[in-house]
Context: one part of a larger RNA
Order: sequence, then structure tokens, then C1' cells
RNA sequence: UGACGGGGGCCCGCACAAGCGGUGGAGCAUGUGGUUUAAUUCGAAGCAACGCGAAGAACCUUACCAAGGCUUGACAUACACAUGAAGCGAUCAGAGAUGAGAGCCCCCUGCGGGGCAUGUGAACAGGUGGUGCAUGGUUGUCGUCAGCUCGUGUCGUGAGAUGUUAGGUUAAGUCCUGCAACGAGCGCAACCCUUGCCUUUAGUAGCAAACGUAAAGACGUGCACUCUAAAGGGACUGCCGAGACAAACUCGGAGGAAGGCGGGGAUGACGUCAAAUCAUCAUGCCCCUUAUGUCUUGGGCAACACACGUGCUACAAUGGCUGCAACAAAGCGAAGCGAACCCGCGAGGGGGAGCAAAGCGCAAAAAAGCAGUCUCAGUUCGGAUUGCAGCCUGCAACUCGGCUGCAUGAAGUCGGAAUCGCUAGUAAUCGCGAAUCAGCAUGUCGCGGUGAAUACGUUCCCGGGCC
Repeated sequence: UGACGGGGGCCCGCACAAGCGGUGGAGCAUGUGGUUUAAUUCGAAGCAACGCGAAGAACCUUACCAAGGCUUGACAUACACAUGAAGCGAUCAGAGAUGAGAGCCCCCUGCGGGGCAUGUGAACAGGUGGUGCAUGGUUGUCGUCAGCUCGUGUCGUGAGAUGUUAGGUUAAGUCCUGCAACGAGCGCAACCCUUGCCUUUAGUAGCAAACGUAAAGACGUGCACUCUAAAGGGACUGCCGAGACAAACUCGGAGGAAGGCGGGGAUGACGUCAAAUCAUCAUGCCCCUUAUGUCUUGGGCAACACACGUGCUACAAUGGCUGCAACAAAGCGAAGCGAACCCGCGAGGGGGAGCAAAGCGCAAAAAAGCAGUCUCAGUUCGGAUUGCAGCCUGCAACUCGGCUGCAUGAAGUCGGAAUCGCUAGUAAUCGCGAAUCAGCAUGUCGCGGUGAAUACGUUCCCGGGCC
């Protein structure tokens, strides 16, 4: 000077408390450990690994295993020599890689050669092999916490201190006052995006108040309204009252769509953890070089006495089922989205209009509402498991995909110790979309619908800041 303390003081945070809903018990999905295996590729390990890398393992991916092949190589550059081919290719062998192969068969030229390709040779290629404790880059975390420093000056022999402490105040090292300090920088805030109100401009593919037609914004018409998308305005404790100065804070008021950071996002200081990543990429060193490289077929990554994490579905009546019947937002679409109509109980099939999309389509929103039924049961709850029959994608669904119909109908009657999330359009609950993607979503990322309870307070638990 730091760090630490079951030292003290002050302060903050869904940290506790007050509430609401979960996890831990069941079934299943998924990840991990362990075990097994020829292989179950590798990495991630308290918080900050475990629905994580993986925004999608049938082949491919794929790095693993078995078997079959190749050795200047699947890929790059350049050299020497040789060749004219290279390439296309019926057919045959083979699991395929690959091998054999009838047939077709180079281009330019200034005639020196050049281009292209193959073969041989030697340089070299190649490595998802090792080391993240040799590294760059990127990332997590403390933490969106309010801190971290510098110049000059002053003090101290010096390490260092001061400033940055103190008294107030703030979400904030935010601001004010004081002070041997005076200033400055990185952070905070603001500038950025979005949302909430208004104005102007604009009016098609959007909208429809008035007029006409009329079943329908369907069209004549119009741009008022909604909306769209560009430019502006608007909020600043700016104004008023009370609380002893300043900064500010509390209570209240006016105006206002909005009031004291309006809500949300992006934004992550100096640093910490030899934190993570050599398997995104790059890279030093080491290692392999007829193999630790490379090609192929099949298998594996999907195993299963078990243990843990994260989720989904339930255990029912605020419910299940049946019928009728409303109201979104945000997206996506050309090797695509695919309407009407027809067939099928259905998954789906046929069909092909329209649409590069404010035009057409995906598209049905669901919960909600109305009516009926069930009447507290392992049930008309729950749907696992299993059998049969099918549909779709794809060269191919046995290992190992998704979906449908019929049948089957398990555990489960609200979950021990313990533990998690959340303070408002939030929790809870309900559907919709997208990325990846041939196909495959209970995951992830977004979108809207319905829409609560509680917060006395800071003694205690956890983490953090200042003295």
C1' cells in the first nucleotide's frame, strides 16, 4: 500500500423480509457423471460446466471404431524429365472407394514455343496431433458495481500520501459546500435505437367519415380518420406552495399524452480469476510423414443396474370433452409460400390461382365468450408404454426421423431435507413466428392476448461500495 476479520460505522441489490408461481416426488425430453463398448470423437467443471460449443449426429456432418484402398497425396506453389492428352463415356468386377474399358478425342503459334492436363522424381503439402501454463484475437465473471488513474504542486529520509478524505446529496467520484491542493483522463450521465403524445409533408398495394352504386372498401370518389415513414415539436425540478443557506430531497399543486433517469435496449472503466477457447480462425515450439495424412462402406456419437442439472406434460371441476363462434402482433416466402375446389376419419394426396409480396400465401390465433355434458372416481383426469394399419421427407428411416388413425391405457391424488424466479403490462397463463433446416424443437431467439399479489422494514443470510 493492499487483501482479510465469527472488528466498528454508513449505504445498496428480488439479498432477506412480505407475496405469487415453481424445482426437489411421477412419466417423458434433453445435457452431464458413471458404467459399458471395437468406438460410445473432443471440449466446457462452484457461482461464472451440465436444452453449454451444437441456429438442428439416419448417409454427409464426423473429428471416433472396424474393414477395404492411396502415398507429391483430397488441397497449394514452383522445378526437371517424359507424354498428348485432359475430358466425355456404353459395359463389366466390387460394399463402395476404385479398377478394367469398346467408342469420341486438345487449343493458340511469330514454328522457337506457350496454355492445359497426366505420369515419374525431388522440394513440399497435410494433421479437429500436444501445449490456452509460450501466444494473438475473441469471450465469461465480479458488474452497468462506481469506481480506476495521471500532470504539476505540497508533505514524508523512503515505500507512499494528498487530490479521491470531511459535511450534505445522488442511481452515480452525481452535484454542492469546505479543504495544500489546482486541474485533467478512462468510467457515470448525455449523444444512438425503440416505445408512449402532437404537428407538418406524403396517399398506394393502406384507410372509409360524407356522396353514389352496392352482398362485400368490392368500385366511382376522397385523404378527414387509422396506418405507413421522413422531418420537427415535446420534459428541463422549467413554474407555484410548505419544509432554516447551496446542491438536492420530501409532500402537494398547475399545465400536460408523459414528471422528476417516463418504459425498454445497445453501450461493460483500470483490473481479477496463469478463468475459457491451439476443435472458429491465426500462431511459436514439440510431434506424425506408405501415417497421428487422405478416400470409401458399415457401425458409433442414440448403449443403460444407476446419480445429478435444465425443461415439458400432469395429478383435475378456476377442470376435461362436444358444439357454436370472436379479437393480435411480429415475421417468413421463388429449387419458395402455395389459395379456392376435389379425395381421404386423419396425417396427407390431387390441383394449380395469386405473389419477389402494406397486393398473394403461410394463417386456424389460443386462452376468453355462449350452450350442453361429466359429478369427485385413478374417473369422460392423466397420457407413458406397447400392437396393428398408414402418411411425409429423403439414394436410403433396421440400428436411428417426424406425423396420423384404431386399440392399449402405466406412474401420478400437489411432492422430505433443501432450493429457484419475479416489484407491473412484471409474475402467472395462452397461443403465433423465425433462425438452423431435405426431414426432425418440450430447446433457443423474438411477438402479441389475458393479467395479479406484496414490499412493515434493513435485525438476520448472500454479494457489493465508502470510511